[in-house]
Context: one part of a larger RNA
RNA sequence: UGACGGGGGCCCGCACAAGCGGUGGAGCAUGUGGUUUAAUUCGAAGCAACGCGCAGAACCUUACCUACCCUUGACAUGUCCUGGACCGAUUUCAGAGAUGAGACCUUCUCUUCGGAGCUAGGAACACAGGUGCUGCAUGGCUGUCGUCAGCUCGUGUCGUGAGAUGUUGGGUUAAGUCCCGCAACGAGCGCAACCCUCGCCUUUAGUUGCCAUCAUUCAGUUGGGCACUCUAGAGGGACUGCCGGUGAUAAGCCGGAGGAAGGUGGGGAUGACGUCAAGUCCUCAUGGCCCUUACGGGUAGGGCUACACACGUGCUACAAUGGGGGGUACAGAGGGCAGCCAUCCGGUGACGGAGCGCCAAUCUCCAAAACCCUUCUCAGUUCGGAUUGGAGUCUGCAACCCGACUCCAUGAAGUUGGAUUCGCUAGUAAUCGCGCAUCAGCCAUGGCGCGGUGAAUACGUUCCCGGGCCU
Repeated sequence: UGACGGGGGCCCGCACAAGCGGUGGAGCAUGUGGUUUAAUUCGAAGCAACGCGCAGAACCUUACCUACCCUUGACAUGUCCUGGACCGAUUUCAGAGAUGAGACCUUCUCUUCGGAGCUAGGAACACAGGUGCUGCAUGGCUGUCGUCAGCUCGUGUCGUGAGAUGUUGGGUUAAGUCCCGCAACGAGCGCAACCCUCGCCUUUAGUUGCCAUCAUUCAGUUGGGCACUCUAGAGGGACUGCCGGUGAUAAGCCGGAGGAAGGUGGGGAUGACGUCAAGUCCUCAUGGCCCUUACGGGUAGGGCUACACACGUGCUACAAUGGGGGGUACAGAGGGCAGCCAUCCGGUGACGGAGCGCCAAUCUCCAAAACCCUUCUCAGUUCGGAUUGGAGUCUGCAACCCGACUCCAUGAAGUUGGAUUCGCUAGUAAUCGCGCAUCAGCCAUGGCGCGGUGAAUACGUUCCCGGGCCU
């Protein structure tokens, strides 16, 4: 000077408390440990590993295992030799295939005729190649404390010096935010603001959007219109600006007016100096080390999907605020040509067959909970749907290992879950569906978004956890 204390003072945070819903019990999904295995590739390890890298493991991916093959190599540059276009199309045999041995069609430019370019095969060597090791040699990127309010510098002053001061103190704030004071005076990185989005208004514009008035139609369908909604550009608007109180006449705080919005209006992006030799050599880059007929390369099959068990994260339930049947409304944000698919027909259905429109404010994917009527009457049930048998649909070269979906049958555990533990303060929690990325398909109940319905509670800071300032 720091760090730490079951020392003190002050303060904050869904930290506790007050509430609402979960986890821990069940079944399943998924990740991990362990075990098993020829292999079950590798990494991640308290918070900050464990629905994590993986925004898609049947082949591929794929790095693992087994078997079969190749050795200048799947890929790059250079030298020499031989050939010719190369490429491509068809095809025979062997083989699991890679590959090997053939057949056949097509077939180059420039030229000083030496050759050059391009390209295939071959030879030897420089080299290629390595998801091999080291994240404790590194870059880059990331997590975390933490969107916490801190971290520093110049000059001056003080101290022998390490250092101190400033940055402490009195108030105040979400804030080292601002005010006042002060041997300090200033400044920088952070805070805030500038950026995006939502909420109000004005204006510009009016198709593919909209429809008040006029006509018209089954229908904003058409004429017409651009008021309104909306779309998307430009502006305005909020600043403690105004009033009262309080405070030190300050900064500010409390209340009020006006206002769509009020004291940071809601949300996002934005992450200081640094910490954890935190994570990543398997994104990429890279030092060093190691392999070089193999630790490189190709192929087929298998594995990553195993299963006495243990843990994490989720989904579905245990029911009547519910299940079933019928009727019937209302979104937003996105996607769409090897695509989205209206409508009709066939099928109980997944789906199939015809087929309109749309490269999309034009066409399309496209709601559910809610609401109305009815049934069930508290039961392992008309709850719950695991598991299993059978029959199918679709994607794909191919669903045995190992896909999703549909129908019929089957109908397990489960009657609200011990100690414990998690999330959330408002359009939030809870609940309901919809979309997208990856993607042929999908093990998505995951991730990232979108809207519909829509609560309860906060006395307070003693205590638990984390953090800030002074001592």